Formats: sequence, C1' cells, structure tokens
RNA sequence: ACUCCUGUAGCUCAGCGGAUUAGAGCACCGGUCUACGGAACCGGGGGGCGGGGGUUCGAAUCCCUCCAGGAGUA
Repeated sequence: ACUCCUGUAGCUCAGCGGAUUAGAGCACCGGUCUACGGAACCGGGGGGCGGGGGUUCGAAUCCCUCCAGGAGUA
C1' cells in the first nucleotide's frame, strides 16, 4: 500500500432475506427462601445498533465515506 473480516446492553453474542414495539445468556437491582451468605425461584432497570452522509414511505439490516480492532498478501 492492497484485500478481507469485525464493531448491537457492563461482558459474550443473536438479529444483517428492509416494516414483527431491538433480543438472549451472564452480570447488576428488588423480593421469596435462609440464622447469614450462596444456590434456586419470581420480578425489574439498562442499548436505538462505532461516527457522518445517502437510497427508501420505512434502515441495526442496502450504498458511500471516515474511525477503531483483527487477519492475509506485498
């Protein structure tokens, strides 16, 4: 320098066939239980999807660009 992949909740990830109110597990908070704690069970809060622009009636999802991380080639 070029090519490819990844970026969604505190963490690990799903959703990437455009419309289904953005979800799961763990973590966190409250409750039940317990002598206390843990486990278990019940309930709850938290993100608008790396930034910007575009297409579209409608974008996490498609296009362009930038940023960050990773891999490969030279």
The prediction has a mean pLDDT of 81. Predicted 3D model of a 74-nucleotide RNA (transfer RNA) from a Candidatus Obscuribacterales bacterium. Its Rfam family is "tRNA". It is annotated as a transfer RNA. The sequence is in RNAcentral, with records from ENA.